[in-house]
Molecule: Glycine riboswitch aptamer
Organism: Zemynaea arenosa
């Protein structure tokens, strides 16, 4: 000087796919019985809700991870493609990527 490259932080945006099934646990309401002057208390049955536990099936791809082409004889070697190990499928969290700001590194002279 330039504002392309790169790292980190921070703010904002940010998709997809069953809050599936079964069992267990908890347990609103309701009913019954007993005690009680009332308020209320105890026990039993049933049982909403839960972001509960276990098992099962289905599904998603944008943390991470794995795989593959050509340029380029060999080696090496990409992704938002692909696989779903991991992760995820109401909320929350996470989230590739995009934008803003800040702080470095780097580039040219």
């Nucleotide at each position: 000087c330039a504002g392309u490259c790169u790292u980190g932080a921070u703010c904002g945006g940010g998709a997809g796919a069953g809050c599936c099934c079964u069992g267990c646990c908890c347990a609103c309401c309701u009913u019954c019985g007993c005690c009680c002057c009332c308020c209320g208390g105890c026990g039993a049955a049933c049982a909403c809700c839960g972001c509960g536990c276990a098992g099962g099936c289905g599904c998603c791809g944008a943390a991470g991870g794995g795989g593959c082409a050509a340029c380029a004889c060999c080696c090496a070697a990409a992704a938002a493609c692909u696989c779903u190990c991991a992760g995820g499928c109401a909320a929350a969290a996470g989230g590739a990527c995009c934008g803003g700001u800040c702080a470095g590194g780097g580039g040219c002279c």